[in-house]
RNA sequence: GAAGUCCUUCGGGGUAGGGUGAAAUUCCCAACCGGCGGUGAUGAAGUACCUUAGUGGUAUUUCUAAGCCCGUGACCCGGCACAUUUUUAUGUGACGGUGGAUCUGGUGUGAAACCAGGGCCGACAGUAUAGUCUGGAUGGGAGAAGGUUACG
Numbered sequence: 001g002a003a004g005u006c007c008u009u010c011g012g013g014g015u016a017g018g019g020u021g022a023a024a025u026u027c028c029c030a031a032c033c034g035g036c037g038g039u040g041a042u043g044a045a046g047u048a049c050c051u052u053a054g055u056g057g058u059a060u061u062u063c064u065a066a067g068c069c070c071g072u073g074a075c076c077c078g079g080c081a082c083a084u085u086u087u088u089a090u091g092u093g094a095c096g097g098u099g100g101a102u103c104u105g106g107u108g109u110g111a112a113a114c115c116a117g118g119g120c121c122g123a124c125a126g127u128a129u130a131g132u133c134u135g136g137a138u139g140g141g142a143g144a145a146g147g148u149u150a151c152g
Stems, first nucleotide, its partner, number of pairs: 001151001004149001006147005017029003031132002033122002035072004043063008067120002076097003080093005102118005124135003
């Protein structure tokens, strides 16, 4: 130093105000929210060199930049393995499957990412129809940080 090992910790936000109604944070008007990794024409800082000395140029490093571009997690489904169980079935594990949404204008060599505007999307169960309430969940989790060690 360390991508493999093991351990620890962390790891999701949001209906203001109003209408109808016997009843709705579920309908209607309106409001609000955006997991994780990657990419990147974001922005900032540093370093080296060049310089016509300019608020400049080139190279490079670090941090940072997408709900709807790529991938991924929770939920749900499936067979398999193991455990429990008389059976039904339940639990756990790895794996497989399913799984939402973006346009217009501007700038520019180039926009899926920048700027402006408009639009759209959001598991299951419960309940007056739920992205936002309650519940499975003091769960799981993509992953993040720190430590440790095989190894070099």

A computed fold for a 152-nucleotide RNA from Litchfieldia alkalitelluris, annotated as FMN riboswitch aptamer (RFN element). It was read from a public genome assembly, where an Rfam model found it. Its Rfam family is "FMN riboswitch aptamer (RFN element)". Its family is annotated with FMN binding in the Gene Ontology. About the family: The RFN element is a highly conserved domain that is found frequently in the 5'-untranslated regions of prokaryotic mRNAs that encode for flavin mononucleotide (FMN) biosynthesis and transport proteins.